[in-house]
RNA sequence: GGGCUCGUAGUGUAGAGGCCUAACACGUCUCCCUGUCACGGAGAAGAUCGCCGGUUCGAAUCCGGUCGGGCCCG
Repeated sequence: GGGCUCGUAGUGUAGAGGCCUAACACGUCUCCCUGUCACGGAGAAGAUCGCCGGUUCGAAUCCGGUCGGGCCCG
C1' cells in the first nucleotide's frame, strides 16, 4: 500500500429501511425487605448507534469518504 471484518448506555450483546423518541443481561442510583450485609422485590438514570457526507418521504440499518481495533495479502 491492497483486501476482508468489527465499532450501538460503564461492560457484554440484540437490531438487517417505518411497529425503534433504540431492546436485553450485568453494573450504577433510589425505595421496600433485613438488627446489618448479601439475596430477593419495585422503580429510575444512562447510548442522537466512531466521525463526515450522500441516497430515501423515512437510515443504527443502504452507498461513499474518513478514524480506530482485528485478520489476511504484497

Notes:
The prediction has a mean pLDDT of 82. Predicted 3D model of a 74-nucleotide RNA (transfer RNA) from a Candidatus Saccharimonadota bacterium. Its Rfam family is "tRNA". Rfam classes the family as a transfer RNA. NCBI's taxonomy places the organism under Bacteria, Bacteria candidate phyla, Candidatus Saccharimonadota. The sequence was found in a public genome assembly.